[in-house]
Predicted 3D model of an 87-nucleotide RNA (c-di-GMP-I riboswitch aptamer) from a Clostridia bacterium. The organism belongs to Clostridia, within Bacteria. Rfam family: c-di-GMP-I riboswitch aptamer. Gene Ontology term of the family: cyclic-di-GMP binding. Its mean pLDDT, the model's own confidence on a scale to 100, is 81.

Parts: sequence; structure tokens; C1' cells
RNA sequence: ACUUUUAACGGGCAAAAUUACCGAAAGGUGAUGACGCAAAGCUAGAGGGUCUAAGGCUUUCAUUCGCUAUGACUGCCAGCUGUGUGG
Repeated sequence: ACUUUUAACGGGCAAAAUUACCGAAAGGUGAUGACGCAAAGCUAGAGGGUCUAAGGCUUUCAUUCGCUAUGACUGCCAGCUGUGUGG
């Protein structure tokens, strides 16, 4: 100098599965791994909803059936607080 492309940059979190540990279980923590998420950040002491049932109650021939969070889930709804900027 010419041509092409164009919202970009820095990025963040981490499903299932596998594995080790904790837990009665639901589930949690770490590692591997990415299904996805512009709040998949925080909150279970805003509220709702869901899951489990050790213990307790009830029932049964029975350690059987059932009920019940004080247990758990916010990547179920939600509340709260934030990030980016071409328009």
C1' cells in the first nucleotide's frame, strides 16, 4: 500500500459418567470430564416446591406397610447482589 473478515476483549462456572472419601439415605467434597449456563454468583434464617427417612410414631407373624425433618436439593420456581457495551 492492497485485499478479506467483523460487535469485540478478558474470560467464568461445570451436567452426566468414572473414581476416592463422608453419609442410614437423599446427597456432599476432591480429581478427571464438558451437557449446558449472561448470573449455573449468594441465599435452605425471604417464600414456595421437590427428594430422603436415621431417629420417632403407627402397623405387622416380621427388621412388613405407612406417616414424619431436626437431613438434603438453588443447574426446580424464586429472593438478593453483580459483570460487559457496537446500538